This is a predicted structure of a 75-nucleotide RNA (transfer RNA) from an Elusimicrobiota bacterium.
Its Rfam family is "tRNA". Rfam's curators write: Transfer RNA (tRNA) molecules are approximately 80 nucleotides in length.
[in-house]
RNA sequence: GUCCUCAUAGCUCAAUGGAUAGAGCGCUGGCCUCCGGAGCCAGUGGUGCAGGUUCGAGUCCUGCUGAGGACACCA
Numbered sequence: 001g002u003c004c005u006c007a008u009a010g011c012u013c014a015a016u017g018g019a020u021a022g023a024g025c026g027c028u029g030g031c032c033u034c035c036g037g038a039g040c041c042a043g044u045g046g047u048g049c050a051g052g053u054u055c056g057a058g059u060c061c062u063g064c065u066g067a068g069g070a071c072a073c074c075a
Stems, first nucleotide, its partner, number of pairs: 001071007010025004018055001026044006048064005
């Protein structure tokens, strides 16, 4: 330098191009308890960045950024 894969919540993962993007764990508050843990209830929080296509994009296309991998070049 070229090519391939990936990027969604604090973490691990879902979501056929179609309703308000969900789950578990975590975190916060409450209940319970002598206190804590466990358990129960409620809450919390996200599509890497910029464009494009479309009535509609997490999903398709382009560029960029970052991570991983393959190949090539130099020597």